[in-house]
Molecule: c-di-AMP riboswitch aptamer (ydaO/yuaA leader)
Organism: Candidatus Sumerlaeota bacterium
RNA sequence: CCUUCGUCUAAUCGCUGAAAACAGCCUCAGCGAGCGGGGGACCCACCCCUCGGGGCGCAGCGGCCACGCGCCGCAGGCCAUCUCUCCGGCCCAGCCCGUCAGCUAACCUCGUCGACAAGGAAGAGAGUUCUU
Repeated sequence: CCUUCGUCUAAUCGCUGAAAACAGCCUCAGCGAGCGGGGGACCCACCCCUCGGGGCGCAGCGGCCACGCGCCGCAGGCCAUCUCUCCGGCCCAGCCCGUCAGCUAACCUCGUCGACAAGGAAGAGAGUUCUU
């Protein structure tokens, strides 16, 4: 560097064209499917005023402190199983909108990246298949 089997994540699959040029893969520009996010009525809900407010996400609340974005607790998330329990381990970030947004049918709109490793373990339950 490539490949295989896998992990987290919505982030996968198919088609067309270009470049390339044996072909395929990769790359670039599009289209579609799938998956995911936001805005957006009636009804209902909410009642603040700049120390604005809000969105994605597990990354929220509280405490201590030597004030180092440090430590601890609870909550939350992940660790090759169909599910659950227990034990063990790890994470507990980052980014965006810009004074503006509750829910929300129709409708409108956006994303489909990136980062990894090379057996965590035990028990219980459910379903399917085969045999007797």